RNAcentral holds the full RNA, with entries from ENA, Greengenes and SILVA. Small-subunit ribosomal RNA, 3' major domain from an uncultured bacterium, 462 nucleotides, folded computationally. Rfam family: Bacterial small subunit ribosomal RNA. Rfam links the family to the GO terms ribosome and structural constituent of ribosome. The coordinates come from a structure-prediction model, not an experiment, and the mean pLDDT is 81.
Context: one part of a larger RNA
RNA sequence: AGACGGGGACCCGCACAAGCGGUGGAUCAUGUGGUUUAAUUCGAUGAUACGCGGCGAACCUUACCAAGGCUUGAUAUAUAACUGCAAGCUUCCCGAAAGGGAAGCCUCUUUCGAAGGUGUUAUACAGGUGCUGCAUGGUUGCCGUCAGCUCGUGCCGUGAGGUGUACCGUUAAGUCGGGAAACGAGCGCAACCCUCGCCGUAUGUUAAAUGUACAUGCGGGACUGCCGGCGCAAGCCGGAGGAAGGUGAGGACGACGUCAAAUCAGCAUGGCUCUUACGCCUUGGGCUACACACAUGAUACAAUGGCCGGUACAAUGGGUUGCCAACCCGCGAGGGGGAGCUAAUCCCAUCAAAGCCGGUCUCAGUUCAGAUUGCAGGCUGCAAUUCGCCUGCAUGAAGUUGGAAUCGCUAGUAAACGCGCAUCAGCCACGGCGCGUUGAAUACGUUCUCGGGUCUUGUACU
Repeated sequence: AGACGGGGACCCGCACAAGCGGUGGAUCAUGUGGUUUAAUUCGAUGAUACGCGGCGAACCUUACCAAGGCUUGAUAUAUAACUGCAAGCUUCCCGAAAGGGAAGCCUCUUUCGAAGGUGUUAUACAGGUGCUGCAUGGUUGCCGUCAGCUCGUGCCGUGAGGUGUACCGUUAAGUCGGGAAACGAGCGCAACCCUCGCCGUAUGUUAAAUGUACAUGCGGGACUGCCGGCGCAAGCCGGAGGAAGGUGAGGACGACGUCAAAUCAGCAUGGCUCUUACGCCUUGGGCUACACACAUGAUACAAUGGCCGGUACAAUGGGUUGCCAACCCGCGAGGGGGAGCUAAUCCCAUCAAAGCCGGUCUCAGUUCAGAUUGCAGGCUGCAAUUCGCCUGCAUGAAGUUGGAAUCGCUAGUAAACGCGCAUCAGCCACGGCGCGUUGAAUACGUUCUCGGGUCUUGUACU
């Protein structure tokens, strides 16, 4: 100087407390461990792995396994030789295909130089999701959006180093003020950027028209600016005006560093290693197994509810290999149909559900709940057996609010409700990312738990 303490002081954070809703019990979905397997490819593993890489595993993907094949190779560059035929197309045989073999058709451009192009052979080479994230780049997680981390000169100390950065106030903040052997400065904080909320203004594809709304630009507006109180000041408390008030709300933005943290399988890359195979192609299987354990979710256990009928109100988005209207068929999934739309114009989508109105059920394993299973269908796709989604009828399991323990959330938040999108032929999405609708409760306080910051103290630690 640090680090640590079941040392001290001060401060902060959904850290506790106060509240609301969950998890832990049930069924199912997904991930993981384990076990099994020919293979169940690989990685991620306390917090900081486990609905994570996977924003889509039937084939492909695919890296794994079995079997069948290829060897300058699926692909790139270069050289040499050969063929002057191109390439390619069609047919046949073996075959699961890949691949191998045979026959036929065709006879490129051209400046007539084999120049280009193509094929074969040969050689340099290709290729590797093989190893090393403890050789690396790049990127990322956590501490942590915590308020810290440093430098120049000066001063102090033999020196390591200290000071500045400590103190008193204040702040979300090393934010600012006062003072002070320090005076300044840098990276962080804040601001500059984006979105939302108010106003003005310009424009108008679209909405039937003016207004208006909306959309797209530009500008204004908030600064403790004004008033009162406290204070040396910084600032704090209250008030006015205002759409908004003290960082207005949200986002992007992550200092010096820590964990030899993660990733050689996104990519790049040093070294090592394989080279008729650890490369490449194909068919089939596997990644979906199942005594079990954990994690994250979905659905419920019901009357603030279930079912039936009527009725109301969104926003974000997407669409030409696409979205698909009207109308018709079907109980339905869906099928037929074909208008419009390269989209403020048409469609998804009369865009919604919880909501509201009326009826019924009357506390029961039920008109709750829907797992599982049978049958009959629909759709995508070469192909749904391993292994897809959806519909109808039937079947109706566990479950009556969940032990110890544990998680999220402070406001348009939690909770509840539906809608959209990416990936995508289809989909195992109950996931992820967004959007709006309805819309709370509580915070006395900082003793305690956890994490963090500043100062100080002790130390057999560095």